The RNA shown here (transfer RNA) has 72 nucleotides and comes from an uncultured Alphaproteobacteria bacterium. Its Rfam family is "tRNA". Rfam classes the family as a transfer RNA.

RNA sequence: UGGGGUGUAGCCAAGCGGUAAGGCAUCGGUUUUUGGUAUCGAGAUACGUAGGUUCGAAUCCUACCACCCCAG
Numbered sequence: 001u002g003g004g005g006u007g008u009a010g011c012c013a014a015g016c017g018g019u020a021a022g023g024c025a026u027c028g029g030u031u032u033u034u035g036g037u038a039u040c041g042a043g044a045u046a047c048g049u050a051g052g053u054u055c056g057a058a059u060c061c062u063a064c065c066a067c068c069c070c071a072g
Base pairs, nucleotide, nucleotide: 001071002070003069004068005067006066007065010024011023012022018055026042027041028040029039030038048064049063050062051061052060
């Protein structure tokens, strides 16, 4: 420098044009002498950045950024 891949909450991770699941962790209740376990509940400003298309974008298009892989 060229090509490809990935980027979603504290961590992992689903989603394939129509309001973003789940697990772990966190917080609260019950249980327990306490902790742990179990169980019920709660939420979180989560879609890398900036534009574009569309009635509507995490999802499609463009550029850029970060990381990984391949080639030279």